[in-house]
Molecule: transfer RNA
Organism: Planctomycetota bacterium
């Protein structure tokens, strides 16, 4: 330099045939339970779906560019 893959909650990830509200596990907060703790139960908070532009009535999802990470070729 070129090619391919990835970027979604604090962490690990699902969701990619465009449309109902953006979700799971772990973690976190409050409460219940207990003599106390762990375990267990209930409720809740937490997201510009990397960024910018485009297509569309409608974009996490499609297109282009930028940034970051990984792999490969030279």
């Nucleotide at each position: 330099a070129c090619g391919c893959c990835c970027g979604u909650a604090g962490c690990u990830c699902a969701g990619u045939u465009g449309g109902u509200u953006a979700g799971a596990g772990c973690g976190c907060a409050u409460c219940c339970c207990u003599g106390a703790u762990a375990a267990g139960g209930a409720u809740g908070a937490g997201g510009u779906c990397a960024c910018u532009a485009g297509u569309u009535c409608g974009a996490a999802u499609c297109u282009a560019g930028u940034c970051g990470g990984g792999c490969g070729u030279a």